[in-house]
This is a predicted structure of a 482-nucleotide part of an RNA (small-subunit ribosomal RNA, 3' major domain) from a metagenome. The prediction has a mean pLDDT of 84. Rfam family: Bacterial small subunit ribosomal RNA.

Context: one part of a larger RNA
RNA sequence: UGACGGGGGCCCGCACAAGCAGUGGAGUAUGUGGUUUAAUUCGACGCAACGCGCAGAACCUUACCCGGUCUUGACAUCCUUGGAACUCCCUUGAAAGAGGGAGGUGCUAUCGCAAGGUAGAGCCAAGAGACAGGUGCUGCAUGGCUGUCGUCAGCUCGUGUCGUGAGAUGUUCGGUUAAGCCCGGCAACGAGCGCAACCCCUGUUGUUAGUUGCUACCAGUUCGGCUGAGCACUCUAACGAGACUGCCGGUGAUAAACCGGAGGAAGGUGGGGAUGACGUCAAGUCCUCAUGGCCUUUAUGAUCGGGGCUACACACGUACUACAAUGGCUACUACAAAGAGCAGCGAGACCGCGAGGUGGAGCAAAUCUCAAAAAAGUAGCCUCAGUUCGGAUUGGAGUCUGCAACUCGACUCCAUGAAGUUGGAAUUGCUAGUAAUCGCGGAUCAGAAUGCCGCGGUGAAUACGUUCCCGGGCCUUGUACA
Numbered sequence: 001u002g003a004c005g006g007g008g009g010c011c012c013g014c015a016c017a018a019g020c021a022g023u024g025g026a027g028u029a030u031g032u033g034g035u036u037u038a039a040u041u042c043g044a045c046g047c048a049a050c051g052c053g054c055a056g057a058a059c060c061u062u063a064c065c066c067g068g069u070c071u072u073g074a075c076a077u078c079c080u081u082g083g084a085a086c087u088c089c090c091u092u093g094a095a096a097g098a099g100g101g102a103g104g105u106g107c108u109a110u111c112g113c114a115a116g117g118u119a120g121a122g123c124c125a126a127g128a129g130a131c132a133g134g135u136g137c138u139g140c141a142u143g144g145c146u147g148u149c150g151u152c153a154g155c156u157c158g159u160g161u162c163g164u165g166a167g168a169u170g171u172u173c174g175g176u177u178a179a180g181c182c183c184g185g186c187a188a189c190g191a192g193c194g195c196a197a198c199c200c201c202u203g204u205u206g207u208u209a210g211u212u213g214c215u216a217c218c219a220g221u222u223c224g225g226c227u228g229a230g231c232a233c234u235c236u237a238a239c240g241a242g243a244c245u246g247c248c249g250g251u252g253a254u255a256a257a258c259c260g261g262a263g264g265a266a267g268g269u270g271g272g273g274a275u276g277a278c279g280u281c282a283a284g285u286c287c288u289c290a291u292g293g294c295c296u297u298u299a300u301g302a303u304c305g306g307g308g309c310u311a312c313a314c315a316c317g318u319a320c321u322a323c324a325a326u327g328g329c330u331a332c333u334a335c336a337a338a339g340a341g342c343a344g345c346g347a348g349a350c351c352g353c354g355a356g357g358u359g360g361a362g363c364a365a366a367u368c369u370c371a372a373a374a375a376a377g378u379a380g381c382c383u384c385a386g387u388u389c390g391g392a393u394u395g396g397a398g399u400c401u402g403c404a405a406c407u408c409g410a411c412u413c414c415a416u417g418a419a420g421u422u423g424g425a426a427u428u429g430c431u432a433g434u435a436a437u438c439g440c441g442g443a444u445c446a447g448a449a450u451g452c453c454g455c456g457g458u459g460a461a462u463a464c465g466u467u468c469c470c471g472g473g474c475c476u477u478g479u480a481c482a
Base pairs, nucleotide, nucleotide: 001482002481003479004478005477007476008475009474010473011472012471013470015466016465019430020429021428022427023426026321027320028319029318030317031316032315033314034312035311042053043052064307065306066305067304068303069302070301073131077130078129079127080126081125082124083123086103087102088101089100090099091098092097107120108119109118110117111116133296134295136294137293138292142290143289144285145284146283147281149279154193155192156191157190158189159188160169161168162167173184174183175182199273200272201271202270204241205240206239207238208237209236210235213231214230215229218228219227220226244267247261248260249259250258251257323423327382328381329380330379331378332377339370340369341368344363345362349358350357351356389420394415395414396413397412398411399410400409436458437457438456439455440454441453442452
C1' cells in the first nucleotide's frame, strides 16, 4: 500500500421489512445430470452452466455411429494434354459412384474468298507434383468478441510539497447530491478516463405539408368518407418552442443544497432506451472468425445410404396448463398498438363439422392482404361435484408441408377422460402504467414454439423503517496474511 475481521462509524440497493403474484406438490414442454447405447457429436457448471451456443436436428443441417466409396482430393493457386460449354439416353447400384452411347463447335483477337486453321478468356475431363483439407489438441501460448462485479462512483496523471524509502498529499475534513455532482475549508494547484450533458423514443404545443390519412360545414348518395368539396380536426414527419431550482416563502454558513408553494402538459435526472472507467475472475469461447505450437495426410480429409443427436428405473433447473363460480360453456356485440408480405400476403365467393380445399380480386402496400384482437360488456345455462372443472393418455378417421412424416412433424374431427381440490423444508420476481392478467405481431423457417424478441388492452396492493440477512461505496482500527 492492499486484502481480510462473527472490529467501529456513515451511506446506498426490491437487500430486509410492508405488500402482490409465484416456484417447490400435479400433468406436459424444454434444458441438464445420470444411466443406457454402435452412436446417443461437442461446448457451457455457484451467483455470472442448465427454454444456454440452437433466430427453429425427419433428409440436409451434422461435427457422432454403421456400412458403401474416393485419394492432388468436396474447396484454392500454378503446370501439361485433350475437349466448346452443355443437353439427353442406356446398363449396374440403396445412393454416391462405375461403365457405355447420342446430339452439340459458342465468345474475343487474328489468318483466309470459303472450308477451316492459330492464339486467348471462361468452363469441362484426364495426369504429375508443389500443396489442399481437419468442427483434431491446447481459451493455461493468443487476437477479437462476450459475461461478471456494476450504470457501482470510482480509477489515475503532471507539477509542487512531505518522507532515507516503499509511498503519501491532491482523492482526506464540514455540508450536500443519484453521482470524486456541487459548495466551503485545506500544501496543494491543475488535468485525464468515468458521472452528468450532447443522441433516440415518449409526454404538451406551434409552423410547414395534405395523399394512400382525416371529415366540422355544403351538395349528391348505392348510406360505405362512397363521390364532389375541404385540410378545420385526427394523424403522419420535418423543423422549432417548452423545464432552467427560472419565480415566491422557509431552512442553511450570506454557500452548495434541501423543504413547501405558484404557474405549467410536464418539476427538481419528467418516464424509458442506447451508452459500461482503471481493473477482477489464467471467467467463457481454438465448434463464428482469425492465429502460434503440436498432431493427422489412401485419413483425424472427402462423399453417399441408413441410423443417432428425439433412448429412460431416476434427480435438478426453466416454463406452460390447471386444480375452478372474481369460474366454465353458448349466443350476440364493442375498443388496440406494433409489425410482415412477390418463389410472398392472399380478399369476396363456393365446397368441407373442421384442419383445409377450389379459385385468384387487390397489393412491392398510410391505398391491398395477413386480421378475428382477447380479456371486457349483454343475455342464458351450469350450482360446488373429481363436476358442463381439468385436459394428459390412448384408439380410429383425416388435413397440410415436403423426394420422404416408421424411428421422429404440426394441425383437425369423433371417441377416451389420467394426475390434480392451492402444494413440506425452502425459495423467486416486482415500487406504477409497475406487478398481475388478456390477446396481437415478428425473426428463424418448406413444415415444425408452452422458447426468444417486440406490441398494445385492463390494471392493483404496500413501503413504519434500516435492528437483522445479502451485495456494494467512503473513512477509521487490528492483523503471526500478500